[in-house]
Predicted 3D model of a 93-nucleotide RNA (SAM riboswitch aptamer (S box leader)).
The sequence was found by an Rfam model in a public genome assembly.
RNA sequence: UUCUUAUCAAGAGUAGCGUAGUGACAGGCACGAUGAUGCUACAGCAACCUGCAAAGAAUUCUUUGUAAGGUGCUAAAUCCUGACAGAUGAGAG
Numbered sequence: 001u002u003c004u005u006a007u008c009a010a011g012a013g014u015a016g017c018g019u020a021g022u023g024a025c026a027g028g029c030a031c032g033a034u035g036a037u038g039c040u041a042c043a044g045c046a047a048c049c050u051g052c053a054a055a056g057a058a059u060u061c062u063u064u065g066u067a068a069g070g071u072g073c074u075a076a077a078u079c080c081u082g083a084c085a086g087a088u089g090a091g092a093g
Base pairs, nucleotide, nucleotide: 001093002092003091004090005089006088007087008086013042014041015040016039017038021031022030023029025082026081027080028079043074044073045072048070049069050068051066052065053064054063055062056061078085
């Protein structure tokens, strides 16, 4: 980077750094020098994958729980509408 597939109206923020635009794109609407977006640390949310526990099924599968590991996420319904759109997980090339 491409393909397949699942999910995207729930949930969860403080501090430090830093400076001007930012929320993917277009339009709208909003956020922003009372410091946004971004980055870092810590904290948290969640339960996609792994692990662990229980039950069921019967050969490694399903369900429920847990939250140790890998990701993800923590303004607004993916902020709204649109498009052959986007994001994230898992798998494959």